[in-house]
Small-subunit ribosomal RNA, 5' domain from Leptometra celtica, 496 nucleotides, folded computationally. Rfam family: Eukaryotic small subunit ribosomal RNA. Gene Ontology terms of the family: ribosome and structural constituent of ribosome. The family has 90 seed sequences and 75,755 matches in Rfam 15.1.

Context: one part of a larger RNA
RNA sequence: UAUGCUUGUCUCAAAGAUUAAGCCAUGCAUGUCUAAGUACAAGCUUGUACCAAGCGAAACUGCGGAUGGCUCAUUAAAUCAGUUAUGGUUCCUUGGAACUGAGUUACCUACAUGGAUAACUGUGGUAAUUCUUGGUGAACUCUGGAUAACUUUGCUGAUCGCACGGUCUAGCACCGGCGACGGAUCCUUCAAAUGUCUGCCCUAUCAACUUUCGAUGGUACGUUAUGCGCCUACCAUGGUCGUCACGGGUAACGGAGAAUCAGGGUUCGAUUCCGGAGAGGGAGCUUGAGAAACGGCUACCACAUCCAAGGAAGGCAGCAGGCGCGCAAAUUACCCACUCCUGACACAGGGAGGUAGUGACGAAAAAUAACAAUACAGGUCUCUCUCGAGGCCCUGUAAUUGGAAUGAGUACACUUUAAAUCCUUUAACGAGGAUCUAUUGGAGGGCAAGUCUGGUGCCAGCAGCCGCGGUAAUUCCAGCUCCAAUAGCGUAUAUU
Numbered sequence: 001u002a003u004g005c006u007u008g009u010c011u012c013a014a015a016g017a018u019u020a021a022g023c024c025a026u027g028c029a030u031g032u033c034u035a036a037g038u039a040c041a042a043g044c045u046u047g048u049a050c051c052a053a054g055c056g057a058a059a060c061u062g063c064g065g066a067u068g069g070c071u072c073a074u075u076a077a078a079u080c081a082g083u084u085a086u087g088g089u090u091c092c093u094u095g096g097a098a099c100u101g102a103g104u105u106a107c108c109u110a111c112a113u114g115g116a117u118a119a120c121u122g123u124g125g126u127a128a129u130u131c132u133u134g135g136u137g138a139a140c141u142c143u144g145g146a147u148a149a150c151u152u153u154g155c156u157g158a159u160c161g162c163a164c165g166g167u168c169u170a171g172c173a174c175c176g177g178c179g180a181c182g183g184a185u186c187c188u189u190c191a192a193a194u195g196u197c198u199g200c201c202c203u204a205u206c207a208a209c210u211u212u213c214g215a216u217g218g219u220a221c222g223u224u225a226u227g228c229g230c231c232u233a234c235c236a237u238g239g240u241c242g243u244c245a246c247g248g249g250u251a252a253c254g255g256a257g258a259a260u261c262a263g264g265g266u267u268c269g270a271u272u273c274c275g276g277a278g279a280g281g282g283a284g285c286u287u288g289a290g291a292a293a294c295g296g297c298u299a300c301c302a303c304a305u306c307c308a309a310g311g312a313a314g315g316c317a318g319c320a321g322g323c324g325c326g327c328a329a330a331u332u333a334c335c336c337a338c339u340c341c342u343g344a345c346a347c348a349g350g351g352a353g354g355u356a357g358u359g360a361c362g363a364a365a366a367a368u369a370a371c372a373a374u375a376c377a378g379g380u381c382u383c384u385c386u387c388g389a390g391g392c393c394c395u396g397u398a399a400u401u402g403g404a405a406u407g408a409g410u411a412c413a414c415u416u417u418a419a420a421u422c423c424u425u426u427a428a429c430g431a432g433g434a435u436c437u438a439u440u441g442g443a444g445g446g447c448a449a450g451u452c453u454g455g456u457g458c459c460a461g462c463a464g465c466c467g468c469g470g471u472a473a474u475u476c477c478a479g480c481u482c483c484a485a486u487a488g489c490g491u492a493u494a495u496u
Stems, first nucleotide, its partner, number of pairs: 001492005009365001011363002015358001016325001022323003026320003031063002037060002043055004061344001070278003080199003084195003089192002095187003099183001124132002157181001159180004164176004168171001201249003208240003215237006222230001253275003257268004280301002283298003303314001305312002331356001333355003339352001340350003371402003374398006381390003409429002411426001413425001439485005444466002450480001452479004461468002
């Protein structure tokens, strides 16, 4: 780990890893708004001007979606662990710093509202989707290719909310507070990415391996965030190996750890923490601070769905659930109340996570009776020559008797909780042997416990091993009795 039989209470609690990183119907798992980006919804509410104010669907914009969750297929100096380095680099966010002042001249328009694009309205198309739009087409634009000139190629706020104040020249004047958001630079933070040193299982029926298709080194360009044969050009001929290179295998992700252990070891580690890798298989890319992203896109391969046959859509190794595979593994439940995460955020969302359900994986606690009287048996003590008598204490056995005590279960109610359940509390019911009845294996030895009875007759069967069974079976099949562990015990397998 699986399985067989059994199972009353209570607290924790693993759980489709092993076989098929096999395939998936359906539903959900990533969205998000403050005083403070954009409101004229032909949306709502209130109303002393039917001006406006408040709320506000949708949409644009911003941010997130690179975290989380799952799995272990690959992978053997690779990953990983410890150790150092970045004086060789990038870094959304967080925190800090700094982004100066005055004067003169000139110009400019878009707030006296220029242009575009969603939502919205109208018109349509398709069998169909989280699909989308008409006419004209001169010019402009777009696409592709050239050409001339230019460039100290970046930043230096035309943004939003709340309060309103001060100055005088009294103006559609000037000056000003606290925030929000944004910007190039430096440090910081959160990280990331590359390196250094040391360390890994089996195998020689693997002894030589690598190299002009980069193998080892040099010089230079390029690429990159940077270092580097990373790539290209030109040179040189190197580099590894019996201290096992190179190749092969692994029912191999690495570690922290787990089991067993005198000491030393041996075996396991898919699995909740850290690191890595992957999303059917390969490959390529877009956006972005960050992805070679898959609950993003584009091809190919393999699967596979709908179709009116023209076309269209797909990726559960997320949570449930189904098929398949198998010795082998749970509910298409409830909730964001807890812990935290994300967002424009005190408000929304979260199958992360929590809570129930299934659950003898496993672990902790622990009922199935206790007491007394009587009767009987025995022991002990006192008396006694003996028979015996008595007392007291103890032990046991009873289809005897007696009242006490309780929870298992049923259940008003509180509590618990997001709401419940369970537990803990708790009214009322709730125990006499035939129940509210404990099992699983054994009784020759190893190895605790029968030479009891019936059946069988080298048969049927038992037996880990030795052995038992051929007519008195201590071993089979049963009855009775007994032994061991006990809500558990047996069996198989792996391992110490």